[in-house]
RNA sequence: GCCGCCAUCGUCUAUCGGUUAGGACAUCAGGUUUUCAACCUGAGAAGAGGGGUCCGACUCCCCUUGGCGGUA
Repeated sequence: GCCGCCAUCGUCUAUCGGUUAGGACAUCAGGUUUUCAACCUGAGAAGAGGGGUCCGACUCCCCUUGGCGGUA
C1' cells in the first nucleotide's frame, strides 16, 4: 500500500429498517440491619464523526477517524 472485521450507558453485551435502544455488573437513593456486607425496591446513564438511500436508519451504502487481523 491492498483486503477483511470491529466501534452502542462507567465496563461487558443484546437489538436480522418501525423497541420508551433491553440486560448484567458498577454508581446513586430508599428499605432491611446496632454497623458493614448480603438481600429487596427504585433512579440516572449509550448508537465514533460527516454525507446518502428510505415514509422511517444503531441497523443498508459511501467517506473519514480509531482499534484488530491478513497479505507482499